Model confidence (mean pLDDT): 84 of 100. This is a predicted structure of a 124-nucleotide RNA (SAM riboswitch aptamer (S box leader)) from a soil metagenome. The model forms 97% of the base pairs in the Rfam consensus. Rfam family: SAM riboswitch aptamer (S box leader). Rfam describes the family as follows. The SAM riboswitch is found upstream of a number of genes which code for proteins involved in methionine or cysteine biosynthesis in Gram-positive bacteria.
[in-house]
RNA sequence: CUUAUCCAGAGUGGCUGAGGGUCAGGCCCGAAGACGCCACAGCAACCGGUCCCGCGGAAAGGUCGCCAGGCCGUCCGCGAGACGCAGGUGCUAACUCCUGCCCGGCUCGUCCGGGGCAGAUAAG
Numbered sequence: 001c002u003u004a005u006c007c008a009g010a011g012u013g014g015c016u017g018a019g020g021g022u023c024a025g026g027c028c029c030g031a032a033g034a035c036g037c038c039a040c041a042g043c044a045a046c047c048g049g050u051c052c053c054g055c056g057g058a059a060a061g062g063u064c065g066c067c068a069g070g071c072c073g074u075c076c077g078c079g080a081g082a083c084g085c086a087g088g089u090g091c092u093a094a095c096u097c098c099u100g101c102c103c104g105g106c107u108c109g110u111c112c113g114g115g116g117c118a119g120a121u122a123a124g
Base pairs, nucleotide, nucleotide: 001124002123003122004121005120006119011040012039013038014037015036019029020028021027023100024099025098026097041092042091043090046088047087048085049083050082051081053079054078055077056076057075058074061072062071063070064069096118101115102114103113104112105111106109
């Protein structure tokens, strides 16, 4: 930089000791110890892996054949799904905590919806 996702899910202990939630405003968390680090546990299923199904393809294997072809197996690609695997990450307060910029809607509000900016994670 590109693409996908971001309304679900999942916490205990130890160490430390003052800020933390990206920025701003708000609102929260926090000496009854937050944030961070470590250990263990867990969540999820992005990548990897295994399995199943469907479609397509392959030089070529087996088999049946009334010779046109059919069936089975192997490999590859695509799609749907399952497992949660001694694998690679990630995550385990609040919808990415809410809003920010633009547009639309009506029962006009502390409203609803769509898009954008910024951010996070994964894969490339």